[in-house]
Context: one part of a larger RNA
RNA backbone atom coordinates (compact mmCIF):
# COMPACT_ATOMS: atom_id res chain seq x y z
C1' N A 1 0.00 0.00 0.00
C1' N A 2 -3.63 -3.57 -1.43
C1' N A 3 -7.78 -6.84 0.35
C1' N A 4 -12.01 -8.37 3.66
C1' N A 5 -19.03 -12.43 4.00
C1' N A 6 -15.96 -7.92 8.88
C1' N A 7 -16.94 -5.72 13.85
C1' N A 8 -16.51 -1.33 17.16
C1' N A 9 -16.60 4.51 17.63
C1' N A 10 -18.53 9.13 15.57
C1' N A 11 -21.28 10.32 11.48
C1' N A 12 -25.09 9.98 7.47
C1' N A 13 -28.89 12.59 1.18
C1' N A 14 -30.28 9.57 -2.92
C1' N A 15 -29.62 5.62 -6.59
C1' N A 16 -28.09 1.11 -9.30
C1' N A 17 -25.50 -3.97 -8.71
C1' N A 18 -23.87 -7.21 -5.08
C1' N A 19 -23.23 -9.56 0.00
C1' N A 20 -25.62 -10.65 4.91
C1' N A 21 -24.68 -16.79 11.56
C1' N A 22 -17.60 -17.07 9.81
C1' N A 23 -19.94 -18.57 16.97
C1' N A 24 -23.29 -23.62 18.98
C1' N A 25 -23.47 -30.21 13.01
C1' N A 26 -26.80 -26.04 20.21
C1' N A 27 -32.18 -26.56 21.21
C1' N A 28 -36.40 -25.31 18.09
C1' N A 29 -43.23 -22.98 19.31
C1' N A 30 -46.15 -21.83 15.05
C1' N A 31 -46.86 -21.60 9.15
C1' N A 32 -45.22 -23.08 3.95
C1' N A 33 -41.16 -26.14 1.69
C1' N A 34 -43.78 -32.77 -3.18
C1' N A 35 -46.60 -34.05 -5.51
C1' N A 36 -49.59 -35.38 -9.69
C1' N A 37 -52.99 -38.90 -13.09
C1' N A 38 -60.77 -39.82 -13.38
C1' N A 39 -57.53 -40.68 -21.10
C1' N A 40 -55.38 -47.54 -15.74
C1' N A 41 -59.60 -49.32 -12.01
C1' N A 42 -64.08 -49.73 -9.15
C1' N A 43 -66.52 -47.36 -5.67
C1' N A 44 -68.60 -43.05 -2.47
C1' N A 45 -70.78 -37.85 -2.18
C1' N A 46 -73.22 -33.68 -4.48
C1' N A 47 -76.18 -31.50 -8.99
C1' N A 48 -78.75 -32.71 -13.32
C1' N A 49 -82.29 -36.38 -15.75
C1' N A 50 -88.79 -40.15 -15.41
C1' N A 51 -85.10 -43.57 -16.54
C1' N A 52 -81.26 -44.57 -19.65
C1' N A 53 -77.28 -41.67 -18.43
C1' N A 54 -74.35 -37.32 -17.96
C1' N A 55 -71.26 -33.11 -15.41
C1' N A 56 -68.74 -31.78 -10.77
C1' N A 57 -65.31 -33.34 -6.62
C1' N A 58 -61.64 -37.43 -4.87
C1' N A 59 -61.08 -41.36 0.24
C1' N A 60 -59.07 -46.35 -1.94
C1' N A 61 -56.42 -49.51 -5.84
C1' N A 62 -52.75 -48.37 -9.94
C1' N A 63 -48.77 -45.32 -12.50
C1' N A 64 -44.72 -41.87 -12.60
C1' N A 65 -41.99 -38.54 -9.39
C1' N A 66 -40.63 -38.16 -4.58
C1' N A 67 -32.56 -40.43 -5.35
C1' N A 68 -33.94 -34.03 -8.62
C1' N A 69 -34.09 -29.28 -7.12
C1' N A 70 -32.59 -26.86 -1.67
C1' N A 71 -29.43 -26.86 3.06
C1' N A 72 -24.56 -27.45 5.78
C1' N A 73 -19.30 -28.75 5.92
C1' N A 74 -19.64 -32.74 11.15
C1' N A 75 -16.87 -36.31 9.41
C1' N A 76 -12.91 -37.58 6.19
C1' N A 77 -5.25 -36.73 4.37
C1' N A 78 -8.75 -41.00 1.28
C1' N A 79 -8.18 -42.80 -5.70
C1' N A 80 -12.31 -37.93 -1.27
C1' N A 81 -10.86 -34.08 -4.83
C1' N A 82 -7.86 -32.34 -9.32
C1' N A 83 -6.02 -34.36 -13.87
C1' N A 84 -4.89 -38.06 -16.99
C1' N A 85 -5.70 -43.12 -19.06
C1' N A 86 -8.53 -47.97 -18.34
C1' N A 87 -13.05 -51.56 -18.21
C1' N A 88 -11.55 -57.81 -23.33
C1' N A 89 -14.78 -56.51 -15.33
C1' N A 90 -19.67 -52.61 -15.69
C1' N A 91 -25.66 -50.47 -15.06
C1' N A 92 -28.22 -46.70 -17.12
C1' N A 93 -36.17 -44.76 -15.59
C1' N A 94 -37.20 -41.21 -18.88
C1' N A 95 -35.51 -39.20 -24.17
C1' N A 96 -33.65 -40.50 -29.77
C1' N A 97 -33.14 -43.95 -34.07
C1' N A 98 -34.50 -48.51 -35.26
C1' N A 99 -36.48 -54.33 -35.39
C1' N A 100 -40.64 -57.43 -34.65
C1' N A 101 -44.75 -59.28 -31.62
C1' N A 102 -49.82 -58.13 -28.44
C1' N A 103 -52.39 -65.50 -28.87
C1' N A 104 -55.25 -67.17 -24.35
C1' N A 105 -56.78 -67.98 -19.26
C1' N A 106 -57.34 -67.78 -14.13
C1' N A 107 -57.21 -66.13 -8.60
C1' N A 108 -57.49 -62.57 -5.40
C1' N A 109 -57.45 -57.92 -2.78
C1' N A 110 -58.06 -52.27 -1.00
C1' N A 111 -62.53 -49.31 -1.57
C1' N A 112 -67.09 -50.57 0.47
C1' N A 113 -70.36 -53.34 4.41
C1' N A 114 -71.12 -55.51 9.14
C1' N A 115 -69.48 -57.29 13.25
C1' N A 116 -65.06 -55.66 16.92
C1' N A 117 -60.53 -53.98 20.14
C1' N A 118 -57.98 -49.36 21.60
C1' N A 119 -57.93 -42.95 25.71
C1' N A 120 -55.03 -42.22 21.00
C1' N A 121 -51.65 -43.52 17.45
C1' N A 122 -53.53 -47.79 15.00
C1' N A 123 -56.07 -51.99 14.05
C1' N A 124 -58.58 -57.28 14.14
C1' N A 125 -62.55 -60.29 11.93
C1' N A 126 -66.38 -62.01 8.76
C1' N A 127 -68.44 -60.90 3.25
C1' N A 128 -68.87 -58.37 -2.04
C1' N A 129 -66.06 -56.10 -6.42
C1' N A 130 -61.89 -53.99 -10.28
C1' N A 131 -58.09 -52.63 -13.09
C1' N A 132 -52.40 -50.79 -17.31
C1' N A 133 -52.43 -54.62 -9.57
C1' N A 134 -51.21 -60.03 -9.62
C1' N A 135 -50.75 -65.29 -11.44
C1' N A 136 -50.32 -68.87 -15.40
C1' N A 137 -50.10 -70.68 -20.74
C1' N A 138 -49.13 -70.07 -26.28
C1' N A 139 -45.70 -67.86 -29.78
C1' N A 140 -39.84 -66.20 -30.06
C1' N A 141 -37.41 -62.45 -35.29
C1' N A 142 -33.74 -61.55 -32.36
C1' N A 143 -32.29 -62.48 -26.72
C1' N A 144 -30.20 -65.12 -22.61
C1' N A 145 -27.65 -69.62 -21.08
C1' N A 146 -25.00 -74.73 -21.74
C1' N A 147 -22.51 -77.75 -25.07
C1' N A 148 -19.29 -78.20 -28.94
C1' N A 149 -17.78 -76.41 -34.51
C1' N A 150 -15.73 -73.13 -38.36
C1' N A 151 -14.26 -68.57 -39.67
C1' N A 152 -11.11 -63.72 -38.03
C1' N A 153 -9.16 -60.79 -35.06
C1' N A 154 -6.08 -59.41 -30.67
C1' N A 155 -4.21 -55.67 -25.64
C1' N A 156 -2.90 -61.22 -21.15
C1' N A 157 -7.31 -63.11 -18.87
C1' N A 158 -9.90 -63.43 -24.59
C1' N A 159 -12.84 -60.84 -27.92
C1' N A 160 -15.74 -61.18 -32.61
C1' N A 161 -18.61 -63.19 -36.17
C1' N A 162 -21.96 -67.63 -38.38
C1' N A 163 -24.67 -71.83 -38.55
C1' N A 164 -26.51 -75.91 -35.33
C1' N A 165 -28.52 -78.88 -30.38
C1' N A 166 -30.56 -78.32 -25.67
C1' N A 167 -33.37 -74.94 -22.34
C1' N A 168 -35.45 -70.14 -20.57
C1' N A 169 -38.03 -65.31 -20.28
C1' N A 170 -43.16 -61.48 -22.95
C1' N A 171 -46.97 -57.76 -23.52
C1' N A 172 -52.38 -53.83 -21.81
C1' N A 173 -55.16 -51.06 -22.24
C1' N A 174 -57.15 -46.09 -22.67
C1' N A 175 -59.83 -42.41 -25.53
C1' N A 176 -62.90 -36.57 -27.28
C1' N A 177 -60.46 -41.54 -32.86
C1' N A 178 -55.97 -36.62 -33.29
C1' N A 179 -53.84 -39.76 -30.42
C1' N A 180 -50.98 -41.56 -25.54
C1' N A 181 -49.76 -45.96 -23.86
C1' N A 182 -47.55 -51.30 -22.88
C1' N A 183 -43.76 -56.17 -24.40
C1' N A 184 -39.09 -58.53 -26.09
C1' N A 185 -34.62 -57.19 -28.33
C1' N A 186 -30.50 -53.55 -31.31
C1' N A 187 -28.11 -48.52 -31.05
C1' N A 188 -27.22 -44.38 -29.52
C1' N A 189 -27.17 -39.84 -26.03
C1' N A 190 -27.87 -38.53 -20.78
C1' N A 191 -25.69 -40.29 -15.51
C1' N A 192 -23.67 -43.40 -12.81
C1' N A 193 -20.19 -47.70 -10.90
C1' N A 194 -15.35 -49.91 -10.41
C1' N A 195 -9.29 -49.78 -11.20
C1' N A 196 -4.89 -47.22 -12.44
C1' N A 197 -0.16 -43.17 -13.66
C1' N A 198 0.97 -38.50 -10.96
C1' N A 199 -0.72 -34.15 -7.35
C1' N A 200 -2.80 -32.49 -2.67
C1' N A 201 -0.49 -29.68 5.22
C1' N A 202 2.15 -30.39 10.00
C1' N A 203 4.83 -33.44 13.80
C1' N A 204 10.31 -38.51 13.94
C1' N A 205 10.01 -34.80 21.15
C1' N A 206 5.70 -40.60 16.38
C1' N A 207 10.63 -46.12 13.62
C1' N A 208 8.88 -49.80 13.43
C1' N A 209 3.56 -51.43 11.54
C1' N A 210 0.51 -55.61 9.75
C1' N A 211 -3.36 -61.71 11.50
C1' N A 212 -8.17 -61.40 6.46
C1' N A 213 -3.09 -59.62 7.47
C1' N A 214 -0.03 -60.32 1.69
C1' N A 215 -0.48 -64.15 -2.21
C1' N A 216 -2.97 -69.13 -4.06
C1' N A 217 -6.93 -72.90 -5.20
C1' N A 218 -12.29 -73.08 -4.75
C1' N A 219 -17.25 -72.08 -3.64
C1' N A 220 -20.36 -67.68 -2.74
C1' N A 221 -21.79 -62.71 -3.55
C1' N A 222 -22.52 -58.65 -6.81
C1' N A 223 -24.78 -54.56 -12.99
C1' N A 224 -19.28 -55.50 -12.59
C1' N A 225 -13.55 -56.46 -11.06
C1' N A 226 -11.50 -57.86 -6.22
C1' N A 227 -10.00 -61.48 0.61
C1' N A 228 -15.53 -58.13 -1.14
C1' N A 229 -16.73 -62.67 2.00
C1' N A 230 -16.08 -67.95 3.52
C1' N A 231 -13.26 -72.78 3.69
C1' N A 232 -7.99 -74.53 2.76
C1' N A 233 -2.73 -73.96 1.42
C1' N A 234 1.79 -71.20 1.68
C1' N A 235 4.67 -67.03 4.70
C1' N A 236 4.17 -63.30 3.13
C1' N A 237 2.96 -57.46 2.40
C1' N A 238 4.47 -52.07 4.03
C1' N A 239 8.36 -48.57 5.69
C1' N A 240 14.14 -43.52 6.30
C1' N A 241 12.17 -42.17 -1.15
C1' N A 242 8.69 -41.64 6.34
C1' N A 243 4.73 -46.53 6.81
C1' N A 244 2.13 -46.36 11.58
C1' N A 245 0.71 -42.82 15.39
C1' N A 246 -1.13 -38.18 16.82
C1' N A 247 -2.75 -32.94 15.13
C1' N A 248 -5.03 -30.18 11.82
C1' N A 249 -8.46 -29.86 7.12
C1' N A 250 -13.96 -31.23 2.91
C1' N A 251 -11.15 -30.72 -2.39
C1' N A 252 -11.15 -28.01 -6.78
C1' N A 253 -12.48 -23.98 -10.95
C1' N A 254 -11.37 -19.78 -8.43
C1' N A 255 -10.72 -15.36 -5.22
C1' N A 256 -6.97 -12.05 -2.39
C1' N A 257 -1.84 -10.54 -2.64
C1' N A 258 2.50 -10.17 -6.09
C1' N A 259 6.69 -7.40 -11.69
C1' N A 260 6.97 -12.46 -11.19
C1' N A 261 8.07 -16.39 -8.83
C1' N A 262 6.04 -18.08 -4.56
C1' N A 263 2.62 -16.86 -0.18
C1' N A 264 -2.13 -16.75 1.63
C1' N A 265 -7.50 -18.29 1.54
C1' N A 266 -11.43 -22.00 -0.34
C1' N A 267 -17.49 -16.82 1.71
C1' N A 268 -20.79 -15.14 -2.47
C1' N A 269 -21.36 -18.57 -8.49
C1' N A 270 -19.75 -23.41 -10.86
C1' N A 271 -17.84 -28.98 -10.27
C1' N A 272 -16.94 -33.55 -7.48
C1' N A 273 -17.68 -35.38 -2.11
C1' N A 274 -19.94 -36.56 2.51
C1' N A 275 -23.86 -35.59 6.27
C1' N A 276 -29.39 -34.82 7.39
C1' N A 277 -31.27 -35.87 16.16
C1' N A 278 -26.59 -39.74 17.62
C1' N A 279 -25.36 -44.59 15.83
C1' N A 280 -26.49 -49.66 13.09
C1' N A 281 -29.63 -51.86 9.49
C1' N A 282 -32.15 -53.22 5.11
C1' N A 283 -36.47 -52.62 1.94
C1' N A 284 -38.59 -50.67 -2.39
C1' N A 285 -36.70 -49.02 -7.38
C1' N A 286 -33.36 -47.91 -13.28
C1' N A 287 -31.36 -45.29 -9.52
C1' N A 288 -31.05 -44.75 -2.11
C1' N A 289 -28.50 -48.01 2.15
C1' N A 290 -33.05 -42.05 0.97
C1' N A 291 -33.30 -34.53 4.95
C1' N A 292 -38.98 -32.85 5.04
C1' N A 293 -39.75 -43.05 3.91
C1' N A 294 -38.97 -47.80 7.22
C1' N A 295 -36.97 -50.86 11.12
C1' N A 296 -34.30 -51.56 15.70
C1' N A 297 -31.01 -49.19 19.88
C1' N A 298 -29.59 -44.59 22.26
C1' N A 299 -30.09 -39.44 24.33
C1' N A 300 -33.84 -35.42 24.33
C1' N A 301 -38.67 -33.07 23.77
C1' N A 302 -44.28 -33.85 23.63
C1' N A 303 -48.96 -36.42 24.56
C1' N A 304 -51.40 -40.43 27.54
C1' N A 305 -57.50 -43.07 30.35
C1' N A 306 -50.24 -45.15 32.91
C1' N A 307 -51.73 -49.84 28.76
C1' N A 308 -49.05 -47.42 25.43
C1' N A 309 -47.95 -43.48 21.78
C1' N A 310 -45.82 -39.22 19.22
C1' N A 311 -41.17 -36.02 16.98
C1' N A 312 -36.42 -34.52 14.35
C1' N A 313 -35.75 -26.21 10.40
C1' N A 314 -27.53 -28.66 8.26
C1' N A 315 -35.47 -26.38 3.27
C1' N A 316 -37.62 -20.75 3.91
C1' N A 317 -39.20 -17.54 7.26
C1' N A 318 -38.91 -17.07 12.60
C1' N A 319 -37.71 -18.26 18.31
C1' N A 320 -34.45 -19.01 21.88
C1' N A 321 -29.12 -19.61 23.11
C1' N A 322 -23.92 -18.67 21.76
C1' N A 323 -21.29 -14.24 19.94
C1' N A 324 -17.74 -8.51 18.64
C1' N A 325 -21.23 -9.90 14.73
C1' N A 326 -25.24 -11.33 10.17
C1' N A 327 -31.94 -9.60 7.56
C1' N A 328 -38.98 -10.63 6.55
C1' N A 329 -43.16 -15.32 10.91
C1' N A 330 -42.94 -10.70 2.68
C1' N A 331 -45.54 -10.91 -2.78
C1' N A 332 -45.62 -14.14 -7.12
C1' N A 333 -45.86 -18.42 -10.17
C1' N A 334 -45.47 -13.44 -14.90
C1' N A 335 -40.36 -15.00 -16.50
C1' N A 336 -36.62 -19.17 -16.33
C1' N A 337 -36.34 -24.06 -14.78
C1' N A 338 -38.60 -29.02 -12.56
C1' N A 339 -42.40 -32.98 -11.21
C1' N A 340 -47.13 -35.01 -13.08
C1' N A 341 -50.97 -34.81 -17.12
C1' N A 342 -53.01 -36.04 -24.05
C1' N A 343 -54.72 -31.57 -22.80
C1' N A 344 -56.77 -27.94 -19.74
C1' N A 345 -53.69 -27.52 -15.34
C1' N A 346 -52.15 -28.69 -10.37
C1' N A 347 -47.63 -28.33 -7.66
C1' N A 348 -42.80 -26.26 -7.23
C1' N A 349 -40.25 -21.14 0.33
C1' N A 350 -35.97 -23.80 -6.76
C1' N A 351 -36.44 -19.35 -8.66
C1' N A 352 -38.32 -14.12 -9.93
C1' N A 353 -38.94 -10.03 -7.13
C1' N A 354 -39.57 -6.89 -2.62
C1' N A 355 -38.23 -5.64 2.50
C1' N A 356 -33.74 -4.48 6.62
C1' N A 357 -28.32 -3.06 6.34
C1' N A 358 -23.10 2.63 4.28
C1' N A 359 -21.74 -4.88 4.76
C1' N A 360 -19.38 -3.96 -0.48
C1' N A 361 -18.10 -1.65 -5.34
C1' N A 362 -19.54 2.26 -8.38
C1' N A 363 -21.96 6.83 -9.48
C1' N A 364 -24.93 11.44 -8.29
C1' N A 365 -25.96 15.66 -4.97
C1' N A 366 -25.82 18.51 -0.67
C1' N A 367 -25.83 24.41 -5.52
C1' N A 368 -23.35 27.77 -10.35
C1' N A 369 -21.66 32.81 -11.84
C1' N A 370 -20.81 37.64 -9.92
C1' N A 371 -20.42 40.24 -4.97
C1' N A 372 -14.12 44.21 -1.46
C1' N A 373 -17.43 48.17 2.19
C1' N A 374 -12.15 43.44 2.71
C1' N A 375 -18.38 44.07 6.94
C1' N A 376 -19.38 42.10 11.72
C1' N A 377 -18.19 38.17 14.62
C1' N A 378 -13.85 34.89 16.48
C1' N A 379 -8.75 34.04 17.00
C1' N A 380 -3.81 36.14 16.91
C1' N A 381 -1.07 40.60 17.96
C1' N A 382 5.01 43.97 18.15
C1' N A 383 -1.65 47.30 18.99
C1' N A 384 0.42 49.25 13.45
C1' N A 385 -2.16 45.17 11.85
C1' N A 386 -2.58 40.11 10.38
C1' N A 387 -6.04 35.51 9.48
C1' N A 388 -11.16 33.48 9.19
C1' N A 389 -12.41 35.67 3.41
C1' N A 390 -15.16 35.96 -2.45
C1' N A 391 -16.11 33.00 2.80
C1' N A 392 -21.01 35.53 4.49
C1' N A 393 -24.82 39.58 3.46
C1' N A 394 -26.76 40.98 -1.31
C1' N A 395 -27.55 40.56 -7.13
C1' N A 396 -28.51 36.88 -11.15
C1' N A 397 -29.37 32.18 -12.62
C1' N A 398 -30.02 26.22 -12.36
C1' N A 399 -33.32 22.02 -10.88
C1' N A 400 -29.69 16.56 -10.51
C1' N A 401 -31.63 14.52 -5.88
C1' N A 402 -36.79 16.58 -3.57
C1' N A 403 -42.21 17.18 -3.76
C1' N A 404 -46.84 18.02 -6.60
C1' N A 405 -49.65 16.58 -10.93
C1' N A 406 -50.20 14.20 -15.94
C1' N A 407 -48.76 10.28 -18.81
C1' N A 408 -46.68 5.12 -18.68
C1' N A 409 -43.53 0.65 -20.33
C1' N A 410 -39.90 -3.74 -22.27
C1' N A 411 -39.37 -8.10 -20.17
C1' N A 412 -44.81 -11.99 -23.41
C1' N A 413 -44.10 -15.52 -26.51
C1' N A 414 -44.29 -19.26 -33.52
C1' N A 415 -50.16 -16.72 -32.57
C1' N A 416 -55.92 -13.90 -33.08
C1' N A 417 -57.37 -13.63 -27.67
C1' N A 418 -56.19 -13.98 -22.77
C1' N A 419 -51.79 -14.19 -19.27
C1' N A 420 -47.04 -9.11 -15.06
C1' N A 421 -45.53 -10.82 -8.64
C1' N A 422 -42.14 -6.51 -9.53
C1' N A 423 -45.29 -1.84 -10.35
C1' N A 424 -48.38 2.71 -11.41
C1' N A 425 -42.12 0.89 -10.43
C1' N A 426 -38.32 2.73 -14.54
C1' N A 427 -38.97 6.80 -17.61
C1' N A 428 -41.18 11.08 -19.96
C1' N A 429 -43.90 15.65 -19.60
C1' N A 430 -45.56 20.05 -16.34
C1' N A 431 -45.11 23.11 -11.94
C1' N A 432 -43.12 24.04 -7.29
C1' N A 433 -38.62 25.32 -4.66
C1' N A 434 -31.57 26.88 -2.85
C1' N A 435 -35.26 25.33 -0.45
C1' N A 436 -34.44 18.95 2.76
C1' N A 437 -28.78 17.11 2.58
C1' N A 438 -21.32 17.20 5.94
C1' N A 439 -18.88 14.68 8.11
C1' N A 440 -14.53 12.37 10.05
C1' N A 441 -8.94 11.88 11.31
C1' N A 442 -4.76 14.31 11.86
C1' N A 443 -1.32 18.78 12.24
C1' N A 444 6.96 16.59 16.95
C1' N A 445 9.59 12.93 13.26
C1' N A 446 9.05 9.16 9.97
C1' N A 447 4.34 12.27 7.17
C1' N A 448 0.69 16.73 4.04
C1' N A 449 -1.13 20.48 8.16
C1' N A 450 0.97 26.20 13.83
C1' N A 451 -0.52 29.63 17.02
C1' N A 452 -2.75 30.89 21.72
C1' N A 453 -4.68 29.36 26.63
C1' N A 454 -4.73 25.45 30.49
C1' N A 455 -2.19 21.52 32.85
C1' N A 456 2.81 20.99 35.69
C1' N A 457 6.68 13.68 35.06
C1' N A 458 -0.53 15.31 37.52
C1' N A 459 -4.15 14.49 33.92
C1' N A 460 -2.78 12.51 30.18
C1' N A 461 -0.61 10.74 24.72
C1' N A 462 1.76 6.76 22.57
C1' N A 463 2.38 3.05 15.39
C1' N A 464 8.11 3.08 16.21
C1' N A 465 11.78 6.90 18.03
C1' N A 466 9.78 8.84 22.03
C1' N A 467 6.29 13.51 24.61
C1' N A 468 4.26 15.72 30.28
C1' N A 469 9.09 17.98 36.46
C1' N A 470 6.21 26.23 34.66
C1' N A 471 6.71 29.58 28.41
C1' N A 472 4.68 21.55 25.92
C1' N A 473 3.90 23.13 17.33
C1' N A 474 3.50 15.37 21.19
C1' N A 475 -1.54 16.17 26.82
C1' N A 476 -6.94 18.78 27.06
C1' N A 477 -9.32 23.43 24.62
C1' N A 478 -9.74 26.97 20.76
C1' N A 479 -8.78 29.28 16.73
C1' N A 480 -6.10 28.20 12.07
C1' N A 481 -4.58 24.09 8.85
C1' N A 482 -3.65 19.28 6.32
C1' N A 483 -6.09 14.84 4.04
C1' N A 484 -9.94 11.68 2.84
C1' N A 485 -15.62 12.29 2.05
C1' N A 486 -21.57 9.87 2.94
C1' N A 487 -18.38 8.57 4.39
C1' N A 488 -13.72 8.55 7.88
C1' N A 489 -11.12 6.30 12.07
C1' N A 490 -9.72 1.84 14.93
C1' N A 491 -8.97 -3.31 16.13
C1' N A 492 -8.45 -8.23 13.70
C1' N A 493 -6.49 -11.43 9.42
C1' N A 494 -3.93 -12.61 4.58
C1' N A 495 -0.18 -10.81 1.06
RNA sequence: GGACGAACGCUGGCGGCAUGCCUAACACAUGCAAGUCGAACGGAUACCGAAAGGUAUUAGUGGCGAACGGGUGAGUAACACGUGAACAAUCUGCCUUCUGCUAUGGGAUAACACCUGGAAACGGGUGCUAAUACCGCAUAAGGCCACGGCACCGAGUGGUGCAGUGGUAAAAGAUUUAUCGCACAAAGAUGGGCUCGCGUCCCAUUAGCUGGUUGGUGAGGUAACGGCCCACCAAGGCAUCGAUGGGUAGCCGACCUGAGAGGGUGAUCGGCCACACUGGAACUGAGACACGGUCCAGACUCCUACGGGAGGCAGCAGUGGGGAAUAUUGGGCAAUGGGCGCAAGCCUGACCCAGCAACGCCGCGUGAGGGAAGAAUGUCUUCGGAUUGUAAACCUCUGUCCCUGGGGAAGAAAAAAAUGACGGUACCCAGGGAGGAAGCUCCGGCUAACUACGUGCCAGCAGCCGCGGUAAUACGUAGGGAGCGAGCGUUGUCC

Model confidence (mean pLDDT): 84 of 100. Small-subunit ribosomal RNA, 5' domain from an uncultured bacterium, 495 nucleotides, folded computationally. Its Rfam family is "Bacterial small subunit ribosomal RNA".